[in-house]
RNA sequence: CGAAGAGUAGCCAAGGUGCGUCAAGUGUUGCGAAACGGGACGUUGUUCGCAAACGAAAGGGCAAAGAAAAUUCAUUUCGAGGCCCUGCGGUGCCACGGCGCGUCCGCUCG
Numbered sequence: 001c002g003a004a005g006a007g008u009a010g011c012c013a014a015g016g017u018g019c020g021u022c023a024a025g026u027g028u029u030g031c032g033a034a035a036c037g038g039g040a041c042g043u044u045g046u047u048c049g050c051a052a053a054c055g056a057a058a059g060g061g062c063a064a065a066g067a068a069a070a071u072u073c074a075u076u077u078c079g080a081g082g083c084c085c086u087g088c089g090g091u092g093c094c095a096c097g098g099c100g101c102g103u104c105c106g107c108u109c110g
Base pairs, nucleotide, nucleotide: 001110002109004108005107010099011098012097015094016093017092018091019089020088021087028052029051030050031049032048033047034046038105039104040103041102042101058086059085060084061083062082066078067077068076069075
């Protein structure tokens, strides 16, 4: 010197594994704080705390503590808690893949 390259926070899709479905989580708004390519400034996005409002999809099966009915040894009904399957949730986590800093300096390459 260069139409050079790499790397953050994080986002997306799909997979695995959980949680909830008895409503936590997610999402929204307001206030405050924090981190955020190696450095400076800054943008976008993210996270955390507090407050507020809003708000959901269940279905089936197995087995069962116990309870009731009936009344006599054979049953029936209900059934807390538990497990499994299929769903549902703008659901948590994990590794792979894709995407992923504006200016200046730095790093790599030439």
Molecule: THF (Tetrahydrofolate) riboswitch aptamer